[in-house]
RNA sequence: CGAGUCGAGAGGCGCUGCAACGGGUUCCGGCCCGCCACGCUCGGCUCGCUGAACUUCCGCAAGGGCGCCUCCCACUA
Numbered sequence: 001c002g003a004g005u006c007g008a009g010a011g012g013c014g015c016u017g018c019a020a021c022g023g024g025u026u027c028c029g030g031c032c033c034g035c036c037a038c039g040c041u042c043g044g045c046u047c048g049c050u051g052a053a054c055u056u057c058c059g060c061a062a063g064g065g066c067g068c069c070u071c072c073c074a075c076u077a
Base pairs, nucleotide, nucleotide: 001048002047003046004045005044006043007042008041009040010070011069012068013067014066015065018039021034022033023032024031025030038063
């Protein structure tokens, strides 16, 4: 760094719908239907690749289409 898996980021309802995914179709350019708003970030474990080279301690998140609701904290009235 990549992949898989687990956890965390307070919790829900409704709507639209890109990508991915599934189905159909195609002149292979794509098109139609379905589904769809954690697909993001942080951390643990496992595996693979690559790089670096003393150790210890302390502290700590940020973002996520639109509307509504609940919860938590602070302030004002």